[in-house]
RNA sequence: GGGAUCAUAGCUCAACUGGGAGAGCACAAGAAUGAAGAUCUUGGGGCGAGUGUUCAAGUCACUCUGAUCCCA
Numbered sequence: 001g002g003g004a005u006c007a008u009a010g011c012u013c014a015a016c017u018g019g020g021a022g023a024g025c026a027c028a029a030g031a032a033u034g035a036a037g038a039u040c041u042u043g044g045g046g047c048g049a050g051u052g053u054u055c056a057a058g059u060c061a062c063u064c065u066g067a068u069c070c071c072a
Stems, first nucleotide, its partner, number of pairs: 001071007010025004019055001027043005048064005
């Protein structure tokens, strides 16, 4: 220098035909306990950045940023 894959919650990952952004763990509050832990209930919190296409974008196109891998 060229190419491929990936980027979603604090962490690990879903969501795909383009149409309601979710799970587990973690965290907070409550219940329970003599007090903790385990358990139960509830809650907060997110689509790497920008532009475009579209009635509608996590999802499609382009650019950039970062990570991993391959080629040279």